[in-house]
Overview
Predicted 3D model of a 574-nucleotide part of an RNA (large-subunit ribosomal RNA, domain V) from a Candidatus Micrarchaeota archaeon.
Context: one part of a larger RNA
RNA sequence: CCGCGAUCUCUCAGUGGGAAACGAAGUCUCCAUGAAUCUUGACUACAGCCUGUUGUUGUUGCAAUGCAAAUUAUGCAUAGCGUAAGUGGGAGCGUCGAUCCGGUUGCUCAGGCGGCCGGGGAGCGCCAAUGUAACACCACUCCUAGUUUGCCUUGCAGCUAACUCGCGAGAGGACAGCAGCAGGUGGGUAGUUGGACUGGACGGUUGCUCUCGAUAAAGAAACGAGAGUGGCCAACGCUCUGCUUAGGUGGAUUGGGAAUCCACCGGUAAGCAUAAAGGUAAAUGCAGGGCUGACUGUGUUCUUAAAAGCGUGGAACGCAGACUAGAAAUAGGGGCUUAGCGAACUUUGGUACCUCUUUUAAUGGGGGUCCAAGCUGUCAAAAAAGUUACUCUGGAGGUAACCGAUUCGUCGCCAGUAAGCGUCCACAGCGACCUGGCGGUUUGAUACAUCGAUAUGGGCUUACGAUAUCCUGGCCGUGCACAAGCGGCCAAGGGUUGGACUGCUCGUCCAUUAAAAUCGUACACGAGCUGAGUUCAGUCCGCCGCGAGGCAGGACGGUAGUAUCUACUGGGAG
Numbered sequence: 001c002c003g004c005g006a007u008c009u010c011u012c013a014g015u016g017g018g019a020a021a022c023g024a025a026g027u028c029u030c031c032a033u034g035a036a037u038c039u040u041g042a043c044u045a046c047a048g049c050c051u052g053u054u055g056u057u058g059u060u061g062c063a064a065u066g067c068a069a070a071u072u073a074u075g076c077a078u079a080g081c082g083u084a085a086g087u088g089g090g091a092g093c094g095u096c097g098a099u100c101c102g103g104u105u106g107c108u109c110a111g112g113c114g115g116c117c118g119g120g121g122a123g124c125g126c127c128a129a130u131g132u133a134a135c136a137c138c139a140c141u142c143c144u145a146g147u148u149u150g151c152c153u154u155g156c157a158g159c160u161a162a163c164u165c166g167c168g169a170g171a172g173g174a175c176a177g178c179a180g181c182a183g184g185u186g187g188g189u190a191g192u193u194g195g196a197c198u199g200g201a202c203g204g205u206u207g208c209u210c211u212c213g214a215u216a217a218a219g220a221a222a223c224g225a226g227a228g229u230g231g232c233c234a235a236c237g238c239u240c241u242g243c244u245u246a247g248g249u250g251g252a253u254u255g256g257g258a259a260u261c262c263a264c265c266g267g268u269a270a271g272c273a274u275a276a277a278g279g280u281a282a283a284u285g286c287a288g289g290g291c292u293g294a295c296u297g298u299g300u301u302c303u304u305a306a307a308a309g310c311g312u313g314g315a316a317c318g319c320a321g322a323c324u325a326g327a328a329a330u331a332g333g334g335g336c337u338u339a340g341c342g343a344a345c346u347u348u349g350g351u352a353c354c355u356c357u358u359u360u361a362a363u364g365g366g367g368g369u370c371c372a373a374g375c376u377g378u379c380a381a382a383a384a385a386g387u388u389a390c391u392c393u394g395g396a397g398g399u400a401a402c403c404g405a406u407u408c409g410u411c412g413c414c415a416g417u418a419a420g421c422g423u424c425c426a427c428a429g430c431g432a433c434c435u436g437g438c439g440g441u442u443u444g445a446u447a448c449a450u451c452g453a454u455a456u457g458g459g460c461u462u463a464c465g466a467u468a469u470c471c472u473g474g475c476c477g478u479g480c481a482c483a484a485g486c487g488g489c490c491a492a493g494g495g496u497u498g499g500a501c502u503g504c505u506c507g508u509c510c511a512u513u514a515a516a517a518u519c520g521u522a523c524a525c526g527a528g529c530u531g532a533g534u535u536c537a538g539u540c541c542g543c544c545g546c547g548a549g550g551c552a553g554g555a556c557g558g559u560a561g562u563a564u565c566u567a568c569u570g571g572g573a574g
Stems, first nucleotide, its partner, number of pairs: 008574008017566003021562002029396004034392002036388001038386002042192005048185009058159007066151008075142001082135001085141005092124002100119008163172003195206003203223001207229006230379001232335002237291007245269001247265006271280002274340001276338003295321009323332003346374005352369006404448001405446003409443001411439006420430002458530003462524001463521005470495003473490006497511005538556004542551003
């Protein structure tokens, strides 16, 4: 000096393993006493519509209803001449035509009564009898019905002058319209709500009491385990007195397992309104006597309620008043104790006071104080339904879905033991019960990390690793004659097919093969590919829903970005 190789530095091109790469304060899930859209059987309003009534709003007639006045009739228990409305007057009334007769008509309890017309011309009443009441005749009043007049209301039919329409003629017309008041309807519109615990939904729970948890003072949690309660009793309350239960044994008429009685034993096993626990025998049980303390007012303490408070409920012990039972001591402020309950506003009831007004007046009216009842069980008490895949905002790894992590019930694998199978024979090959392990491929559990995002199934491509080995290789045993098998040991060097169906992993099938092994690597591998599945917005079917909408139901459709560093592959330069 030339050539080659290794390493280092730099560089070019490429590839996409890593930077849980970058790109978007996750669109999934949950939360917020967040928002908005839509729906309806949510709550509360409103528009609109309907109906009634009043005003604007006058006039005439008919009919009906009601009221008032006048007038004419009407009025029957029985008895009685017989149709007595009630009360009073009454010895009169009647030729201004009574009783009666005929005709007609109205009412009727079918007996009669009244009106009108005609005839006719003197009786009727009192008295007697009957009866609560005595009639002729007169007056007032009531019931029912008719007639007349006036007023109100309604209906119908007109009119024109309000009002309305029209340029006008004219048309409509006290209607309509407008306004006030009242009622109904009313997602058409508006404002809102849609509890909490509990990953979500469904379910369950929500206040209070008891037992266990709670392993020995008290206290103590979980969607830990197991039961109750929201009432009942005027005696099942208070007191005084007396008594003693359950059960057993032995006896006694019907009588028995069980009715009632006798004797003995029996300390609580009985009973005590109601769960459980505690308590309890001359009683807290059972029976009898008398009562109403299940009283009024009020204070203190405890508890409700671990370590704050207030409210509410409950209890204990006192004081004052007035009582009950008892000889008395004493006891009694409901029930042997621990559950049985509720704020404010408001309404109702009660009570005696205060106050304003009115009154002759404790007369009436208004307000206030006090007590109680009517209720909020989400039980310290809002008046309250859904939907969103059309969605939005703020947050959360405080909380789910994928991977990871821990665990290992489930899952997979390996052993111990050996009942039994294997004709015989526990172990060729199997192998129950029971026991000991390993793994971390299944499915769960947990919620440790990630929600200002680590892109999720399957396939393709490219692989690297493990062995608990499917084939190939070397051995052992055999219920191995041989062959083919079956089981086991060593072994990871190499290999481990092509198709049909399905999104499929898986699985079934076809044809082969020496064999068509299993598993891990973010269920390897989407800034490598795919996108048929899953998982937005569109649409259809079935089912559910009143509906908006919903459905681990189905169907069609549906945007896949980017190479700076590092790494690797190949090249170059020093």

Source information: Its mean pLDDT, the model's own confidence on a scale to 100, is 80.